Transfer RNA from a Candidatus Omnitrophota bacterium, 84 nucleotides, folded computationally.
The source organism's lineage runs through Bacteria, Pseudomonadati and Candidatus Omnitrophota.
Rfam family: tRNA. About the family: Transfer RNA (tRNA) molecules are approximately 80 nucleotides in length.
Model confidence (mean pLDDT): 81 of 100.
RNA sequence: GCGGAAGUGGCGGAAUUGGCAUACGCGCAGGUCUCAGAAGCCUGUGGCUGUAAAGCCUUGAGGGUUCGACUCCCUCCUUCCGCA
Numbered sequence: 001g002c003g004g005a006a007g008u009g010g011c012g013g014a015a016u017u018g019g020c021a022u023a024c025g026c027g028c029a030g031g032u033c034u035c036a037g038a039a040g041c042c043u044g045u046g047g048c049u050g051u052a053a054a055g056c057c058u059u060g061a062g063g064g065u066u067c068g069a070c071u072c073c074c075u076c077c078u079u080c081c082g083c084a
Base pairs, nucleotide, nucleotide: 001083002082003081004080005079006078007077010026011025012024019067027045028044029043030042031041032040046057047056048055049054060076061075062074063073064072
C1' cells in the first nucleotide's frame, strides 16, 4: 500500500428484509435472611439537568439517504486478521 472483520450503558454482550436502543449476564444500590457476614431470593439500575413532574442527549467521530438509521451510503479514527 491492497483486501477483510470489529467498535453499542461501569464491564461482557444481544437487537439486521430499516420500525419500543441498551434484552440477558456481571457489577452496583436498597430490601429479605443472619448474632454478624457470605451465598441465595426480591426490587431497582444508560447519561445530563431537575426537589419532583418532566425535558434533553445517547450505538467510535463527522456527514448523507429516509416518515423513520445500531442497521443502508460516503469520509475519517482505533483495534484485529490476511496479502504484498